[in-house]
């Protein structure tokens, strides 16, 4: 050091008084009273990911669907640690949804000649083929040169685009081009060495260059049954049934579909009753739901925010302050 | 508390990843003696912030807002 980088922690303090909720003890027949003790967070939030737990008879098979995607380890992971590769930074360090585009299908608007195994607008060239004109030579059959055109060649240069099938230099050519050569970059194959591995380093060979998009379909690999505490269980109270449909040719369960299993009720509409207690439920913890207020003093004058089944992770919000390590520069 | 669905002009509603279009409303003009109707022109938008991509209303992530269901 005009925001240097990383990690960790705190997030007003003390005292008095008055309150609120839970537990325990004492007194009281009871209503209740008194005492002691405990009482929000790093995110309690978003509900993004997973687990516990509970029910769906068992949690069965397949298709479909979904999630994830470098390596190793952490029980699994979209998380964490270490590493690889790529990008950023002068450095400490930070960021990365980071398998496959030589399996297939598809996309790339506009512009541009051409947008995937594409293409010739301007430009460059006239060697080969052919036509015309002029000149020269001629043994009159033609031959040569120049100019112009056609058929052509080319992809170096210009121009378009987000992107145009390697870069630089030399040779070569009618002009050119990996056409050839040297170096460099990249790709594929193979061999050796290092590493658990991702991968790295090096040698040889190859054609010279096979580009982008999978947070497009898809392919490959791993994983996934569904629903969620308003799950679910127990108790109490109350009530009135009616109509239609499906069902042992198998309904419902079963979820998007099929198979398998099971085996007797099920679905819809109208009408009637109730909407209470307990468990689940916690080292805060209810089911009208507590965690607050006033005063005094001090300081750096106090941010975001408030539990509802629990736990782990992620993400998002957050005034200010403290500690440790590191980088760069100066002394 | 849990689980779902959705955000495009003022309103309603379109848009295979390629110029955000239409209707109603609004403003101005034309027509008319005036108004309506009609005709012409104009204004106005992808909830926010990032990412993927040459390119995002569309795909992905986070946030904000709205709505629905479950006793």
């Nucleotide at each position: 050091a005009g925001c240097g980088c990383a990690g960790g922690c705190c997030g007003g303090g003390u005292g008095a008084c008055c309150g609120c909720g839970g537990g325990c003890c004492u007194c009281g027949c009871g209503a209740g009273a008194g005492g002691c003790u405990c009482g929000a967070g790093g995110a309690a939030a978003g509900u993004c990911c997973g687990g516990a737990c509970a029910c769906c008879g068992c949690a069965g098979g397949g298709c479909a669907g979904g999630a994830c995607g470098c390596u190793c380890g952490g029980g699994a992971g979209a998380c964490c640690g270490a590493g690889g590769c790529g990008g950023c930074g002068a450095a400490a360090g930070c960021c990365g949804a980071c398998g496959g585009a030589a399996a297939g299908u598809g996309g790339a608007a506009c512009a541009g000649a051409a947008a995937g195994g594409a293409g010739a607008c301007c430009g460059c060239c006239u060697a080969c083929g052919u036509c015309g004109c002029u000149c020269g030579c001629u043994u009159c059959g033609g031959c040569g040169a120049g100019c112009g055109g056609c058929c052509g060649g080319u992809a170096a240069g210009g121009g378009u685009g987000a992107a145009a099938c390697g870069g630089u230099g030399g040779g070569g050519u009618a002009a050119g081009a990996g056409c050839c050569c040297a170096c460099c970059a990249g790709c594929g194959g193979u061999c050796g060495c290092g590493g658990u591995g991702a991968c790295g380093c090096g040698g040889c060979c190859g054609g010279c260059u096979c580009g982008c998009c999978a947070a497009a379909c898809c392919c490959c690999g791993u994983c996934c049954g569904g629903u969620g505490c308003a799950a679910g269980g127990c108790g109490a109270a109350g009530c009135a049934g009616g109509c239609u449909c499906c069902g042992a040719u198998g309904a419902c369960g079963c979820g998007g579909c099929c198979c398998g299993c099971c085996g007797a009720g099920g679905a819809g509409c109208c009408g009637g009753g109730u909407a209470c207690g307990c468990c689940g439920c916690a080292g805060a913890g209810a089911u009208g739901g507590a965690u607050g207020g006033u005063c005094a003093c001090c300081c750096u004058c106090g941010a975001c925010a408030g539990a509802a089944u629990c736990c782990g992770g992620c993400u998002u919000a957050c005034a200010g302050g403290c500690c440790u390590g590191c980088u760069a520069c100066c002394g | 508390u849990g689980c779902c669905g959705g955000g495009u002009c003022a309103u309603c509603u379109a848009a295979u990843g390629g110029u955000a279009g239409g209707a109603u409303a609004g403003u101005g003009g034309a027509c008319u003696c005036u108004g309506a109707a009609u005709c012409c022109a104009c204004u106005c938008a992808u909830c926010u912030u990032g990412g993927u991509u040459c390119g995002a209303a569309u795909c992905c992530a986070a946030g904000c807002c709205c709505g629905g269901c479950a006793g």
Predicted 3D model of RNase P RNA and transfer RNA as a complex of 402 nucleotides. It holds a member of the Rfam family "Bacterial RNase P class A". It is annotated as a ribozyme. The prediction has a mean pLDDT of 77.